RNAcentral holds the sequence, with entries from ENA and SILVA. A computed fold for a 1469-nucleotide RNA from an uncultured bacterium, annotated as small-subunit ribosomal RNA.
[in-house]
RNA sequence: CCCUUAGAGUUUGAUCCUGGCUCAGAGCGAACGCUGGCGGCGCGCUUAAGACAUGCAAGUCGAACGAGGCGGGGAGCUUGCUCCCCAGCCGAGUGGCAAACGGGUGAGUAACACGUGGAAACCUCCCCUUGGGUGCGGAACAACCACCGGAAACGGUGGCUAAUGCCGCAUAAUAUCGAGAGACCAAAGAUUUAUCGCCCAAGGAAGGGUCCGCGUCAGAUUAGCUAGUUGGUGGGGUAAUGGCCUACCAAGGCGACGAUCUGUAGCUGGUCUGAGAGGAUGAUCAGCCACAUUGGCACUGCGACACGGGCCAAACUCCUACGGGAGGCAGCAGUUUGGAAUCAUAGGCAAUGGGCGAAAGCCUGACCUUGCGACGCCGCGUGAGUGAUGAAGGCCUUCGGGUUGUAAAGCUCUUUUGGCAGGGACGAUGAUGACGGUACCUGCGGAAUAAGCUCCGGCAAACUUCGUGCCAGCAGCCGCGGUAAUACGAAGGGAGCUAGCGUUGCUCGGAUUUACUGGGCGUAAAGCGCGUGUAGGCGGUUUGAUAAGUUAGGCGUGAAAGCCCAGGGCUUAACCCUGGAAUUGCGCUUAAUACUGUCAAGCUAGAGUAUGGUAGAGGGUGGUGGAAUUCCCAGUGUAGAGGUGAAAUUCGUAGAUAUUGGGAGGAACACCGAUGGCGAAAGCAGCCACCUGGGCCAUAACUGACGCUAAGACGCGAAAGCGUGGGGAUCAAACAGGAUUAGAUACCCUGGUAGUCCACGCCUUAAACGAUGAGUGCCAGACGUUGGGGCAACAGUCUCAGUGUCGCAGCUAACGCGAUAAGCACUCCGCCUGGGGAGUACGGCCGCAAGGUUAAAACUCAAAGGAAUUGACGGGGACCCGCACAAGCGGUGGAGCAUGUUGUUUAAUUCGAUGCUGACCGAAGAACCUUACCAACUUUUGACAUGCAGAUUUUAGCUGCUCGGAGACAAGCGGCGUCGGUUCGGCCGGGGUCUGCACAGGUGAUGCAUGGCUGUCGUCAGCUCGUGUCGGGAGAUGUUGGGUUAAGUCCCGCAACGAGCGCAACCCCUACCGUUAGUUGUUACCAGGUAAUGCUGGGCACUCUAAUGGAACUGCCGGCGAUAAGCCGGAGGAAGGAGGGGAUGAUGUCAAGUCAUCAUGUUCCUUACAAGUUGGGCUACAAACGUGCUACAAUGGCGGCGACAAUGGGAAGCGAAGACGCAAGUCUGGGCAAAUCUCAAAAAACCGCCUCAGUUCAGAUUGCACUCUGCAACUCGAGUGCAUUAAGUUGGAAUCGCUAGUAAUCGCGGAUCAGCAUGCCGCGGUGAAUACGUUCUCGGGUCUUGUACACACCGCCCGUCAAGUCAUGGAAGUUGAUUUUACCUGAAGACAGUACGCUAACCGCAAGGGGGCAGCUGGCUACGGUAGGGUCAAUGACUGGGACUAAGUCGUAACAAGGUAACCAAGGG
Repeated sequence: CCCUUAGAGUUUGAUCCUGGCUCAGAGCGAACGCUGGCGGCGCGCUUAAGACAUGCAAGUCGAACGAGGCGGGGAGCUUGCUCCCCAGCCGAGUGGCAAACGGGUGAGUAACACGUGGAAACCUCCCCUUGGGUGCGGAACAACCACCGGAAACGGUGGCUAAUGCCGCAUAAUAUCGAGAGACCAAAGAUUUAUCGCCCAAGGAAGGGUCCGCGUCAGAUUAGCUAGUUGGUGGGGUAAUGGCCUACCAAGGCGACGAUCUGUAGCUGGUCUGAGAGGAUGAUCAGCCACAUUGGCACUGCGACACGGGCCAAACUCCUACGGGAGGCAGCAGUUUGGAAUCAUAGGCAAUGGGCGAAAGCCUGACCUUGCGACGCCGCGUGAGUGAUGAAGGCCUUCGGGUUGUAAAGCUCUUUUGGCAGGGACGAUGAUGACGGUACCUGCGGAAUAAGCUCCGGCAAACUUCGUGCCAGCAGCCGCGGUAAUACGAAGGGAGCUAGCGUUGCUCGGAUUUACUGGGCGUAAAGCGCGUGUAGGCGGUUUGAUAAGUUAGGCGUGAAAGCCCAGGGCUUAACCCUGGAAUUGCGCUUAAUACUGUCAAGCUAGAGUAUGGUAGAGGGUGGUGGAAUUCCCAGUGUAGAGGUGAAAUUCGUAGAUAUUGGGAGGAACACCGAUGGCGAAAGCAGCCACCUGGGCCAUAACUGACGCUAAGACGCGAAAGCGUGGGGAUCAAACAGGAUUAGAUACCCUGGUAGUCCACGCCUUAAACGAUGAGUGCCAGACGUUGGGGCAACAGUCUCAGUGUCGCAGCUAACGCGAUAAGCACUCCGCCUGGGGAGUACGGCCGCAAGGUUAAAACUCAAAGGAAUUGACGGGGACCCGCACAAGCGGUGGAGCAUGUUGUUUAAUUCGAUGCUGACCGAAGAACCUUACCAACUUUUGACAUGCAGAUUUUAGCUGCUCGGAGACAAGCGGCGUCGGUUCGGCCGGGGUCUGCACAGGUGAUGCAUGGCUGUCGUCAGCUCGUGUCGGGAGAUGUUGGGUUAAGUCCCGCAACGAGCGCAACCCCUACCGUUAGUUGUUACCAGGUAAUGCUGGGCACUCUAAUGGAACUGCCGGCGAUAAGCCGGAGGAAGGAGGGGAUGAUGUCAAGUCAUCAUGUUCCUUACAAGUUGGGCUACAAACGUGCUACAAUGGCGGCGACAAUGGGAAGCGAAGACGCAAGUCUGGGCAAAUCUCAAAAAACCGCCUCAGUUCAGAUUGCACUCUGCAACUCGAGUGCAUUAAGUUGGAAUCGCUAGUAAUCGCGGAUCAGCAUGCCGCGGUGAAUACGUUCUCGGGUCUUGUACACACCGCCCGUCAAGUCAUGGAAGUUGAUUUUACCUGAAGACAGUACGCUAACCGCAAGGGGGCAGCUGGCUACGGUAGGGUCAAUGACUGGGACUAAGUCGUAACAAGGUAACCAAGGG
């Protein structure tokens, strides 16, 4: 300088918050499913560090050495033997170097292993530089030969031999030792004569060993660990420091800044992710470490305690002649096993690198290549243009069309890839190319060889049809599926990615969900019950010093690769190359000194002391007082007392209760008393005395930061409980009894023991709460109150310390907090991280016990939760209303009958309606019909509609007779009648019939797919909207409040102002009057007439009719009220405060009712689930229920008498008058389409008889005889007469209607209808009683309150038991792993000792010595063994709780006052 930070779904009726779960992204050494053309570059056993057949992976040097063989040459010659030579070749041996590199793996390791930065007491073959040396001798042993042993592996004995193998002597410093003198240490040659070697010393480079600071996982349910342990001295050992080892001495060392122990793990550069900080990871590449079947050990060597070396032990495998032997792929391939899973027993040393060699060269599974695998990244292709008739086919469809879709076909082009042919590299500085005739280039030919996968309800881009029917299935979360599934399966279409696409697993992200950046703790999870105080953390003010922290500069380091930037090379990219930047770190150094630290010296504002006051239930001990309860004694006194909702248990005639006096004993302290005081909290209350802690105020004398907090630690700590000993009045767990109850181990009652009290000792928990840790400073006020002080002295005001209420700013999710913060900041401590499991298990600590404390996991759920909102609900509250109760009247429930329903029955008893809101309901009328049901018999383009094709018809239609049949139907004979045009042709149009095709038809299903209609809450007064305002939001306000009303009716007030749907009014009937009009109505008046009558003519006054108006508005008066709205009373009035009645039914609720009124989607049937006919059924009948009628009688029955209505109906009708019949009815038929005629008689009323009985009540049932309707009264109509005369004497629990012209009672009419009415709808007559009132029941409205309800209390929900599944704790034990202690054993080995044996070099003339080898001994020590601990795991009869699982059992604990407020702690069931 530039770049960079995304959210969503899911708790609710809705909201905000808290909080978890889930998703979208990126990544991978991956695997699996479907699919698959090419190339480049990478990568490829993550599991069993399981086991391995076979081949290869470390050799090389003849210029170190001796011998042998082969080949070639030469010589001698006995022509098959000997000798010599060769830069020849071969395989062994001695010797040198290499083999400690390279390659593999990650088991172990929590460590100086690794990373980073330093350090001193070290080594180094090969390489480089420098200086010097390389002289003289000696003795052996392999190979080889001979013999011997062995199955083999291999070995033994004797003999010969070389060297750069081994040994000695000499030489010797800048090496070593020593203060020095001095002592002492080496070598190797080969040969082509030019080199390569060898030895000593010094230095370098590079490599290695060692030490130190810092960093480096989890667990404290691991808190103490350590005897070579820590240090010292002497000695040993090592290349080197060092307890590394040893002897002695001392008693140290480590640890809360986490020792020890347990678990896990190779570490790093880096990689993945992330805005970053971080988190996760440690494949490939690179650095380091560790390991090489397991354990131990050393040898050789510069280097190893050695992957392809050795020894021993163990396990395993193999060979064996059973005596013995052999082996180690975690090298490259490969095999087998394990696993979801990981390649060829390839080519080459051409390149790069390594070993040996002077070199040629040899070796090199390092490496370079090729092969296999979509395992990953990158690139390319599967064609391009044009092409509408929008082809066919598919799919959908409202049947019109749409879509697939320019997609295809067709036409015109191109040739990447693949194929064929030709040319042909770079990689190689001189030679040498595995790859490879490869890459690449050119030509030919032809659209030819090449597309899939997932998804389509929301998150999240993409929609329809069919199938299925809580089945089959899907699902990441929410959730889909129970007959119209965009969510399952298929298809069509679409979306996304593409040689891939999905799934699974894992990591980071989102997740600010462990919060350093960057969270919280009043109520969501979260403040320890409270204090004292240790470590630690933090700390007032001034000056100086220092420079540890801090800041700045410089230097070193921070490997390479990688990331980033720039440039370059492969056609591009991936990939590769070059350079830069970066590497935030560590170390050294220089400087600065504000802040922090440290040191020094001061200060007084913090803190403390002192002096003087002061309030107080602060604590402890000892005394003392009165009231009350209980008990005891005595008196009075008599039958009850006590207790409860009501009772009983209980006490009492042996004298209770009550009352009086006296006494005993224990416990608690009324009034004062308070929102008050004190204390750290728990807590503290009569009064007095003593002892004692703390606070507050004033003064400002003294000290001079002495302070704050506080992990561990220690102390205090209500009640209950425990131990010991007292005490015991009351109360009272447990317990007993009585009640209550379905039960009642409870609530209520009567008793009653621990306990409650005291002393001492434990326990240590509470909703121990302000659910609010402690401290300091700062930030508006107002009103109380306690203690002290100043001014003032009446009021008041100021100040310090407490204690309350309200409130500004601010904070908060909201509620709320608000100088006593939950505000603004700082310091320290404690605590939280979804719900359940669980404050549980195990382990530890504490406790006498009860138990406390610390404190998990498996498993399971998608929530659990906080605050607030709107409803609903409450055995919450307030107010109000309603025939809701109450007050009344009459009923139902009992009887008989009618009717409807359930149930049952049936061939069928068609279907629907089912709490209120089904049940005289659909049905305003089932003998046939209706009719939908059943049986039987029939029809199949159909009983009914439309269209097409064909045929036919001198064409529709009406009707009589005969016959068969139950009828539908069928056969025959008749009668009447017969379309229009016309070119006169059945030619045209219309109609009928038949055949065929489309279709008809369905009271089949779904009212939970629907329209329409209807019921109900409810004619209840409510339900909403616009704008504004308040709230972050759901929402609120308005609509609440004070009055008032039948009313959200009106008035007033008010952050609301207005409006809409409802209320009311407008409409109809009715009550009064006017006007108009008088026929069929009316008749006062006039006239006529009759036996009589408005009978007739005038008349229209009245009644009436029916049209139109008026009238009532709290308008007037008084009172109340707020002067309002309105209420009460009064006047006037036909009517008075809505005059009475009707129509009118807001937003919504009940998936309410109806697919059988009708309409309608889908589905089902189609010689039948359609249609016709006859008969039957819907009328059945143990039972139950609903609604009614008639009664039980005297307010009545019967008889008589013959007064007064209104609404209505009438032509296939009403039917007068008359006649007949006891009657139902019949005959006849005036009149009337009706204010005219008719149904039509109203009935209760009134008078008489009956006199309380199963009756002169009641009328069922049954018999006989009739009437009417109708094709037809058997199943199955109504009515009449005679006869019969049942139950029933006023109805249990319970329950219904009604507030005035109402109830009750009386009759009348109508619809339906051939006939059938106790039902329904109307009409009038007679005509009451009662309402104190709102406590209670039911329903409703408003406000408020609680709520864990929202399917909304018919809600929610708890626990035991029973069943199934799962994980887990305990458990006599059993098994295994690991670790540890003690002891036993003691391989190989090094070390130490020893000197019986053996022994080439050196010394010595020799004997012998020195040295060595083997042996033996010792301690150490691996494996192994015995015994005992610790830890972990598996399993275990039985057992404990836990979780989950549509419809099990018992209760109802919680949520409302949840019906005993809940909760916390303890005891019992």
Annotation: Rfam family: Bacterial small subunit ribosomal RNA. Its family is annotated with ribosome and structural constituent of ribosome in the Gene Ontology. The coordinates come from a structure-prediction model, not an experiment, and the mean pLDDT is 84.